[in-house]
Molecule: FMN riboswitch aptamer (RFN element)
Organism: Chloroflexota bacterium
């Protein structure tokens, strides 16, 4: 320096106040939050993760393969470069339960993941 290897640790935030109602943190007013990698600094540009199904493997936990689902941005300014910065206005949010949920409850103190950091080993 590098890697189809091993180990350890880390790895998601959020409805104040009010209205209606028998009942709502779910409706209405309003409030509030923003995982990971890439790229001029990104919830809404590209990509990934969390969910579900089928097949296969396995004693099991789980692994592997394939598939399904999965939201949202414009304008102006600066600049070599920004859909990322600054200003303005706007928008979005899996599944289960429940008076209809991004924010409550639950799967999930994740057995976890995208990944991040460190160490070991191998190779050069």
């Nucleotide at each position: 320096a590098u890697u189809g290897g091993c180990c350890u640790u880390c790895g998601g935030g959020g409805c104040a106040g009010g209205g209606u109602g028998a009942a709502a943190u779910u409706c209405c007013c309003g409030a509030u939050c923003g995982g990971u990698g890439g790229u001029a600094u990104a919830g809404c540009c590209c990509a990934c993760g969390a969910g579900c199904g089928u097949g296969u493997u396995g004693a099991a936990a789980g692994g592997c393969a394939c598939g399904c689902a999965g939201g949202a941005a414009u304008c102006a300014g600066u600049g070599u470069a920004a859909c990322u910065c600054u200003g303005a206005u706007g928008c979005c949010g899996a599944c289960c339960g429940u008076a209809u949920a991004g924010u409550c409850u639950g799967g999930a103190u994740a057995u976890a993941a995208a990944g991040a950091a460190g160490g070991c080993a191998g190779u050069c």